[in-house]
RNA sequence: CGAGGGCUACAGGCGCUCGCCCGGGUUUCGACCCGGGAGGAAAGUCCGGGCUCCGCAGGGCAGGAUGCCGGGUAACGCCCGGUGAGGGAAACCUCGAGGAAAGUGCCACAGAAAAAUAAACCGCCCGCGCUGGCUCCGAAAAGGGCUACCGCGGGUAAGGGUGAAAAGGUGGAGUAAGAGCCCACCGCGCAACCGGUAACGGUUGCGGCAAGGUAAACCCCAUCCGGAGCAAGGCCACGUAGAGGGGCGCUUGAGGGCUGCCCGCCCGAUGCCCCUGGGUAGGCCGCACGAGGCGCGCGGCAACGCGCGUCCCAGAGGAAUGACCGCCACGUUGCGGAAGGCAACGACCGCAACGGACAGAACCCGGCUUAUGGAGCUCUCAGACA
Numbered sequence: 001c002g003a004g005g006g007c008u009a010c011a012g013g014c015g016c017u018c019g020c021c022c023g024g025g026u027u028u029c030g031a032c033c034c035g036g037g038a039g040g041a042a043a044g045u046c047c048g049g050g051c052u053c054c055g056c057a058g059g060g061c062a063g064g065a066u067g068c069c070g071g072g073u074a075a076c077g078c079c080c081g082g083u084g085a086g087g088g089a090a091a092c093c094u095c096g097a098g099g100a101a102a103g104u105g106c107c108a109c110a111g112a113a114a115a116a117u118a119a120a121c122c123g124c125c126c127g128c129g130c131u132g133g134c135u136c137c138g139a140a141a142a143g144g145g146c147u148a149c150c151g152c153g154g155g156u157a158a159g160g161g162u163g164a165a166a167a168g169g170u171g172g173a174g175u176a177a178g179a180g181c182c183c184a185c186c187g188c189g190c191a192a193c194c195g196g197u198a199a200c201g202g203u204u205g206c207g208g209c210a211a212g213g214u215a216a217a218c219c220c221c222a223u224c225c226g227g228a229g230c231a232a233g234g235c236c237a238c239g240u241a242g243a244g245g246g247g248c249g250c251u252u253g254a255g256g257g258c259u260g261c262c263c264g265c266c267c268g269a270u271g272c273c274c275c276u277g278g279g280u281a282g283g284c285c286g287c288a289c290g291a292g293g294c295g296c297g298c299g300g301c302a303a304c305g306c307g308c309g310u311c312c313c314a315g316a317g318g319a320a321u322g323a324c325c326g327c328c329a330c331g332u333u334g335c336g337g338a339a340g341g342c343a344a345c346g347a348c349c350g351c352a353a354c355g356g357a358c359a360g361a362a363c364c365c366g367g368c369u370u371a372u373g374g375a376g377c378u379c380u381c382a383g384a385c386a
Base pairs, nucleotide, nucleotide: 001383002381003380004379005378006377007376008375010373012328013327014326015325017323018322020037021036022035023034024033025032026031039358043369044368046367047366048365049364050363051229052228053227054226058263059262060261061260063225064224065223066222067221068082069081070080071079072078083097084095085094086093087092098220099219103218104217105214106213107212121160122159123156124155125154126153127152128151129150131148132147133146134145135144136143168186169185170184171183172182187209188207189206190205191204192203193202194201195200233285234284235283236282243276244275245274246273247272248271255267256266257265258264292311293310294309295308296307297306298305299304330355331354332353333352334351335350336349337348340345
């Protein structure tokens, strides 16, 4: 230089004029003055919580979520630190990381066979039979030996073939041929010991080796989860009708509430449901001091916690937070200058033009994810040059 990895902060600044929203003040009611006014994601609404109400929510079932270990936290599916596995040359990154020895299901195509004390398609081996060939003996017939095709019965999972996957791999011994049948090493499983809080790791010993895969299939195990949401919910004001019709029920209970269901509990007759016709649809609170921001110190590897100091920082209702111009800063391009250099080029200086992303709070927080602009710091080296 190039390529790549990790982390961090930021989201241009100042001024003039005009404009918008909120709060406070003045007012001659026309207006004027002062203060404040988006984000890192305000977004998606995917998780978790606060807050509010529902009868403080009991038991069971169903359902949902999570799923290595330890820690953090109000909580989490988040974060931090580790373990294991996978990827990368490395920095580093990723993980759908409980259970397949409870059961069920599935495993396309191909293949003989897809899960079984498995399975024999080709091949290999043994036996029997038949036929043929060669050969031995013999005068001949009969007989013997070797061998090949075929048929039947059996052995064999070493080899071939199919497949993503076929009961561990390599070598040896062994055998009719073979096989963890036996042996060595590797792998696997189990146990003990050691290290570690643990996940797990290491060492030693034992076992010939069983339990193919799939749980993002059902399922099992463990842990957690009551429901609805600021249109929550409360207060005030206003309107109305005790309207008309139909149905059900009145303690042998219609209907409703509590969690989807059951149990259980509770309310319930001036009741409940449907249709027709009509009325209202304003204001205030909730609502901006909060798991709050910033700085310093301490503890911790870290996430984070504790203490001290300091600051007050939008609010709302379909919804304001903007625009123009000027100057400065930044980036890119062009032109001119420029030490130097044969040249290409060129730190730097000046001028001009252009450019500045994604995006807009709506009860509030913590996360995740997605969108997005350039910048800084640091790390790596399969690479290039010196």
Predicted 3D model of a 386-nucleotide RNA (Bacterial RNase P class A) from a Polyangiaceae bacterium. The source organism's lineage runs through Bacteria, Pseudomonadati, Myxococcota, Polyangia and Polyangiaceae. Its Rfam family is "Bacterial RNase P class A". Rfam classes the family as a ribozyme. Rfam's curators write: Ribonuclease P (RNase P) is a ubiquitous endoribonuclease, found in archaea, bacteria and eukarya as well as chloroplasts and mitochondria. It is recorded under the gene name rnpB. The sequence is in RNAcentral, with records from ENA.